A computed fold for a 1478-nucleotide RNA from an uncultured bacterium, annotated as small-subunit ribosomal RNA.
The coordinates come from a structure-prediction model, not an experiment, and the mean pLDDT is 84.

């Protein structure tokens, strides 16, 4: 876009037109082909009049010579149905018949004579259920016969002319045989016959016979054209052709008899499969590709086979014989029957209508005609099944009712929609008018005008009159009625127009393709709104497009699918220059033809359109014909450039035999010698005291040729390597000569052909599948090693394929260069040499080619010729089949299913037991831990009412938690509250409001008591009234929620990582994704910086700016300080006094690679060095770039959505969060003498303190009381620093080391220490004696040890965050481990190696192959059997005056059966096999 469609939800009207595509399956009824009495012989009835009757009835007249059954004529072969067959002259086109045939029509010629003899019907018997027959008897004809005539035709022989055509042509002789007829109707004057009627006669009509023409129809040849399938390659015996004969309308193996052996096919015979064929129809720019519904023309078919009769014509739809299968009827003996006409009916199916109505019109049939008949037709009926039209109102009508929906709650949609006013009347209901489709024809009149003797009749034109409608009282037209009776389906994630809200929660569903759904679905469901389309909208099927996606137009084959492993070559298709002829292609012109319908115009008719009408113009074909000759072809000549041949010359691992070297290697034999060899990452198996391995000397055999040797050579391709030698084969150069297109390529076809592998025989050193043993592994049927058989090798023969690759067929010819390298010629030089050509063989490279990579004179460019090949991916190079092979196997080569991709190239990442630079306590090099012990904490895990809940590798686990008894608190039990513990707003009602005291109760709470009696205005001065703020209490809105989802969020953390990296803009290259800049050289801690560069500038990041620390100046000088002066203590900056030092804490300086030497490229920087407190970013911090883990966090906090609402909220008590068989993390303490324990003494910094720190003094062993000075802090107080020094005791032990467990007394703090707190003293004195495998921090003021504040906190610190003391050792260096950066590589990865993905088991389902077998169809051959019929023979019987004819008999052919072996093709099959999907 279409469609003879279905189906699914809706469906007012009309017009046109369309309706079994499936079982050509079977059919009940009913109708579809019959007319003519003007061919014939008969000849009625009912009725209706009349007569008569015995009342039963019978007769006559009409009706009526009507109806008609019968003979006889024409028709019945058309019309209408169907598409089964059917790959063929069936179809369509264009031709030919000189090889024919045509009823009825039309024109013309001539005839229409004389006789005969049956028959049906009818009568009459007679058989049978019944269909139907039999016998006798009579009769007619345009039924039939026979004779006459012979215009003519027909057969024979035979003259002659004729031909755009020359096979049996046409003409016009001759002579021979031969051979029709039918009447029936209307009229009629004389004349003849007849009683008459009538008839002959004359005349017309129509008929019959003959023959010639014509028109129609049909029939037979040819060309030419349109399906698949070579996994069908050979078909054929009447088969090809010939003579002769039969037969037909006619040619013709069409059919026989004889003879020949042809014929037909790769240009597809032959077999299979499928198929009615065409104008046309649908698509399509167009070529095409796809169909044959309806109309139209051809075939072919009638239940299924065979078969003829009849007839112009049939092998006959609505006829006949026979055979078969089915279906009815019987009285059982026997009969009938064919809707694929029209309706209809069963079946079948996703489906396809009325048992209508008329011949009025149009066509047919018969008939002289009326008329008859006509399910052809015409028209109605039923189906939105298709086109085409109308309609379902129309106009006003809100800043816009309700409803409903969405909301940011503000508001917006529907939506002028609606309602409401005003109006129209298509359509619809009723009423009334009311067509066209009708004119022929008949009859009767009338005129002309023909035939005729004729005013008759008859024909003809004219024209008057009369009558014909199924459709239908329709179409249409007018009037009333009245908006009244008429809208619906799909869609709404992208393609692709059209968006939210609810519901569901990978459910349930949806999907044409991509693909939605796992709690915020524009994609499932509904709902409001939206889009389309419209009385239809969807689906589903199908076909073309789009699809250049089978490429003729109009496509490819290096790597996506695709070049055959090479040649040689045969059809075949191409094919140099010139000429000359032909005209076969080709080009023009002219005819025929291309049917109508449709298709396309123009104009017309239905109100429009659809639909119809006329009337034009096209029409790619084919065929005939004139003409051109350029170019191609066919002929004939000529020519040298392609092709070839002749000569010289050199180059070669081209073949193919034969023969010969020399170095290994293995064996053998023999000296020398001795203890190992050999293997390997490491071994071991293996050989060796029987004497190996080393080593020498000699021999055997087999195999391959080291150096040279090279992107060096040859060759068609596999491939060819010691040297000689003979035979050979190709190429390339030089010059001359000859040939004269002899040329390319090349389906089939032959030949070569690597390796491995086969036979037969040989050969066998070495190497080696298999195999053995050894190792290695978790295993190890491997990689490694020690042995080893086919085999490798030669002979002969077979396979016949490879990543047989340049992945790139083969020729010609054209289109820039450079540079090697090999062969071989010319020219120039003094030699190397150089310049220029021919072939070869590389690499870099322009234009041009590419989807890019890449090719690029050795193309993949740019054209021409030929061959091979592809057509999504698996499935499958499989399966069947056939060649082929000895065998493995090759060659050919599918499909069912199943996927949405497979697949190139090149990007960017990300990876890699690639590679290259580079860096980090990454590893080495040190030190000191953990991992064993106890005991603290944190998780898991069990356990519980409950053990609240998050964290989960690094980046959870002394993490949220800088502090769970209670409270925290979110968890459990158990008691209690519902506007609530909290906030806001209203309304009512009541009281100020806070508080206070007593019962009860675990408490919340509950209950009563006492007590208090605000504030502001107004007043009518009451106990008023009204407002506020506040509490109660009732009501509603609502609050509460550590409940849920960190995968819906924000903010805020963590991590890679202080890693050095992540971007842009413009330009630029690239079809594009992208690249380029940012790679490169160098440097750096850094993408720090230089230099280079198709890039040139930017930003985030680095750094730098900020704080701290280290030196210095300066200011300033209390609470700090004290050097100098006084004064003073038991000691002291303790006073005075100073600000100098220290110091505090303000603001400067100061480090810049800034001097210098080197070394870089003169750079950027690097390496020393001088000065400096400090030197190459001085330490340390704070700051963390573009991201990445859907990382953590809804339980900090915000928050969307969900959920709860007498509870998932809210309050109390009281318990849990502290449990413990167990595992893991982070720690603290040891385990001892570098210690421990006692005594004594020394030095810090940074903090805290008024609910606070708390001296001094006193009391306790202690823990702590008790006390209260002083400090709101450089002033007082925590506050004793330990470590370290000095001394002294321990003496290597489970101990004077360890302090764990536990017992008893206490201390503090708290409302309370049972669960469940620190602490303190006495006693108690586990475990541990330096910790497997493995881990883990740490480069200096580090690490390692040692105390000392602080937060939280009423009380709890081995943890957390801080601060000083003491104070090391090592780093050679980047191979290796982990983690990071640049570049480069590979890559099937992109969720990015925690990727992908491979095969086998297991387990369902799918669809195939194979299979002893069963079972269909279908064909083929041989043989039996053999109806009907045609044909041929016969035919004693029949018929006939005769001529002939028949019935019967028999023959041939044969359809159907039967019977044996086949082919092809199906279904199923126990069981096996391989595939695909999950």
């Nucleotide at each position: 876009a279409a469609u003879g469609a279905a189906c699914g939800c809706u469906g007012g009207c009309g017009g046109c037109g369309u309706g079994c595509c499936u079982c050509a399956u079977a059919c009940a009824u009913g109708c579809a082909a019959g007319u003519c009495g003007a061919a014939c012989g008969g000849g009625a009835a009912a009725g209706g009049u009349u007569c008569u009757u015995u009342c039963g009835g019978g007769g006559a007249c009409u009706g009526a010579g009507u109806a008609u059954a019968g003979u006889g004529g024409c028709g019945a072969a058309c019309g209408g149905g169907u598409g089964a067959g059917u790959a063929a002259c069936a179809c369509g086109u264009g031709a030919g018949u000189g090889a024919c045939c045509u009823g009825g029509c039309c024109u013309g010629a001539a005839g229409u004579u004389g006789g005969g003899a049956a028959u049906a019907a009818c009568a009459u018997u007679u058989c049978g259920a019944a269909a139907g027959g039999g016998g006798u008897g009579c009769u007619a004809a345009u039924a039939c016969c026979c004779g006459a005539u012979g215009u003519g035709g027909a057969u024979g022989u035979u003259u002659a002319u004729u031909u755009a055509c020359c096979u049996g042509g046409a003409u016009a002789g001759a002579c021979a045989u031969u051979u029709a007829a039918a009447g029936u109707g209307g009229g009629g004057g004389a004349u003849c016959c007849g009683c008459a009627a009538g008839g002959a006669c004359c005349u017309c009509a129509u008929g019959c016979u003959u023959c010639a023409g014509g028109a129609u129809g049909g029939a037979c040849u040819c060309g030419c054209g349109g399906c698949c399938u070579a996994u069908u390659a050979g078909g054929u015996a009447g088969u090809u052709g010939g003579u002769g004969a039969g037969g037909u309308a006619a040619c013709g193996g069409c059919u026989c008899a004889c003879c020949a052996a042809g014929c037909c096919g790769a240009u597809g015979a032959u077999g299979g499969g499928u198929a009615g064929c065409c104008g046309g129809c649908c698509u399509g720019a167009g070529a095409g590709g796809g169909u044959g519904a309806c109309c139209g023309g051809c075939c072919a078919c009638a239940c299924u086979g065979g078969g003829a009769c009849u007839g112009a014509g049939a092998u006959a739809c609505g006829g006949c014989c026979c055979a078969g299968a089915c279906u009815c009827c019987u009285a059982c003996g026997g009969g009938a029957g064919g809707c694929a006409g029209c309706a209809g009916u069963a079946g079948g199916g996703g489906a396809u209508u009325u048992u209508g109505c008329g011949c009025a019109a149009u066509g047919g049939g018969g008939g002289a005609a009326a008329c008859c008949c006509u399910g052809a037709c015409g028209c109605a009926g039923c189906g939105a099944c298709g086109c085409c039209g109308c309609g379902u109102g129309a106009a006003u009508g809100a800043a816009g009712a309700a409803g409903c929906c969405c909301u940011u709650c503000g508001g917006g949609g529907u939506g002028u929609a609606a309602a409401g006013u005003u109006c129209u009347g298509u359509u619809g209901a009723u009423a009334g008018g009311g067509a066209a489709g009708a004119a022929u024809g008949g009859u009767a009149g009338u005129a002309a005008g023909g035939u005729g003797a004729a005013u008759a009749g008859c024909c003809u034109u004219a024209u008057u009159a009369u009558g014909u409608g199924a459709c239908g009282g329709u179409a249409c037209c007018u009037a009333u009625c009245g908006a009244g009776g008429a809208a619906g389906c799909u869609c709404c994630g992208g393609c692709u127009a059209a968006c939210u809200c609810c519901g569901u929660g990978c459910c349930a569903g949806c999907a044409g393709c991509c693909g939605c759904g796992g709690u915020a679905a524009u994609a499932c469901g509904g709902a409001g709104g939206g889009a389309g389309c419209g009385a239809g909208c969807g689906u589903u099927a199908u076909u073309c497009g789009g699809a250049a996606u089978u490429a003729c137009u109009g496509g490819g084959c290096a790597u996506a699918a695709a070049g055959g492993g090479c040649g040689c070559g045969u059809a075949g298709g191409u094919g140099g220059u010139u000429u000359u002829g032909u005209a076969a292609g080709u080009c023009a012109g002219a005819g025929g033809u291309g049917a109508a319908a449709u298709a396309c115009c123009a104009c017309g008719g239905c109100u429009c359109a659809a639909c119809c009408g006329u009337g034009g113009g096209g029409g790619u074909g084919c065929c005939u014909u004139u003409g051109a000759u350029a170019c191609u072809g066919c002929a004939g000549g000529a020519c040298u450039u392609g092709a070839g041949u002749a000569c010289a010359g050199g180059a070669u691992a081209g073949g193919u035999g034969a023969g010969u070297g020399g170095a290994a290697u293995u064996c053998c034999a023999g000296g020398u010698g001795u203890a190992g060899c050999g293997g390997u990452g490491a071994a071991a198996u293996g050989c060796g005291u029987a004497g190996a391995u080393a080593u020498c000397u000699g021999g055997a055999a087999g195999a391959a040729c080291a150096c040279c040797g090279g992107u060096g050579g040859c060759g068609a391709a596999g491939g060819c390597g010691g040297c000689u030698c003979a035979c050979u084969g190709g190429a390339c150069u030089g010059a001359u000569a000859c040939u004269g297109a002899c040329a390319c390529u090349g389906a089939g076809g032959c030949g070569c052909g690597a390796a491995a592998g086969c036979g037969u025989g040989g050969g066998g050193a070495g190497c080696a599948a298999a195999c053995a043993g050894g190792a290695u592994u978790a295993g190890a049927u491997a990689c490694c090693c020690u042995g080893g058989u086919a085999g490798u090798c030669c002979a002969c023969g077979c396979u016949g394929u490879a990543a047989a690759c340049u992945a790139u067929g083969g020729g010609u010819a054209c289109u820039a260069g450079g540079u090697g390298u090999u062969g071989g010629g010319a020219u120039g030089g003094u030699a190397g040499c150089a310049u220029c050509u021919c072939g070869g063989u590389g690499c870099c490279g322009a234009a041009g080619c590419u989807a890019a990579u890449g090719c690029a004179u050795u193309a993949a460019g740019u054209a021409c010729c030929c061959c091979g090949c592809c057509u999504g991916g698996g499935g499958a190079g499989u399966a069947c089949g056939a060649c082929c092979g000895c065998a493995a196997g090759g060659u050919u080569g599918a499909a069912a299913c199943u996927c949405a991709a497979a697949g190139g190239a090149a990007u960017u990442g990300a990876c890699g037991g690639g590679g290259g630079c580079c860096c980090g306590c990454a590893c080495a090099a040190g030190c000191g831990g953990u991992g064993g012990a106890g005991u603290a904490u944190g998780u898991g895990g069990u356990u519980u009412a409950a053990u609240u809940c998050g964290a989960a590798g690094c980046a959870a686990c002394g993490c949220g938690a800088a502090g769970a008894a209670c409270c925290u608190u979110a968890c459990c039990u158990g008691g209690c509250c519902u506007u609530g513990a909290c906030a806001u707003a209203u309304a009512c009602g009541u009281g100020a409001c806070u508080g206070g005291c007593g019962u009860a109760g675990a408490g919340a709470u509950a209950c009563g008591c006492a007590g208090u009696u605000u504030c502001u205005c107004c007043c009518u001065a009451g106990u008023g009234g009204a407002g506020g703020a506040c509490a109660c209490g009732u009501a509603u809105a609502c609050a509460g929620g550590u409940g849920c989802u960190g995968c819906a969020u924000g903010g805020c953390u963590g991590u890679c990582g202080u890693c050095a990296g992540c971007u842009c803009g413009u330009g630029u290259c690239g079809u594009g994704a992208g690249a380029u800049g940012u790679u490169g050289g160098g440097u750096u801690a850094a993408g720090u910086c230089c230099c280079g560069c198709a890039a040139c500038g930017a930003g985030c990041g680095c750094a730098a700016c900020c704080c701290u620390u280290g030196c210095c100046u300066u200011u300033a000088g209390u609470u700090g300080c004290u050097a100098a002066c006084a004064g003073g203590u038991g000691a002291a900056g303790c006073u005075g006094a100073g600000c100098a030092c220290u110091u505090u804490a303000g603001a400067g300086g100061g480090a810049c690679a800034g001097c210098c030497u080197g070394c870089g490229u003169u750079a950027a920087g690097c390496a020393g060095g001088a000065g400096g407190a400090a030197g190459g970013u001085g330490g340390g911090g704070a700051c963390g770039a573009c991201g990445u883990c859907a990382a953590g966090u809804c339980a900090u906090c915000a928050u969307g959505g969900c959920c709860c609402u007498u509870a998932c909220g809210g309050c109390c008590a009281g318990g849990g969060c502290u449990a413990c068989a167990c595992a893991c993390g982070u720690a603290c303490u040891a385990c001892a003498a570098u210690g421990g324990a006692c005594g004594g003494u020394a030095c810090a910094g940074a903090g805290g303190g008024u609910u606070g720190c708390a001296a001094a003094g006193c009391c306790g062993c202690g823990a702590g009381g008790u006390g209260g000075a002083g400090c709101u802090a450089a002033u007082c107080c925590c506050a004793g620093a330990a470590a370290g020094c000095c001394g002294u005791c321990c003496c290597c032990a489970g101990u004077u080391c360890g302090g764990a467990u536990u017992g008893c007394a206490g201390u503090c703090u708290g409302c309370a220490a049972c669960u469940c707190g620190a602490c303190u003293g006495c006693a108690u004195g586990a475990a541990g004696u330096u910790g497997g495998a493995a881990u883990c921090g740490c480069u200096a003021g580090u690490a390692a040890u040692c105390g000392c504040g602080g937060a939280u906190c009423a009380g709890c610190a081995c943890g957390c965050c801080g601060c000083g003391g003491u104070g090391a050792a090592u780093a050679c260096g980047u191979u290796c481990c982990c983690g990071g950066g640049c570049c480069u590589u590979g890559u099937a990865c992109a969720c990015a190696c925690c990727g992908c993905c491979c095969g086998u088991c297991a387990a369902g389902c799918c669809a195939c192959g194979a299979a002893a077998g069963c079972u269909g169809g279908u064909u083929u051959u041989g043989c039996c059997c053999g109806a009907a019929g045609u044909c041929g023979c016969u035919g004693a019987c029949c018929c006939u005056a005769a001529c002939g004819g028949g019935a019967g008999g028999u023959g041939c052919c044969u359809a159907a059966g039967g019977u044996a072996a086949g082919g092809c093709u199906g279904g199923u099959g126990a069981u096996u096999g391989g595939g695909g999907c999950u």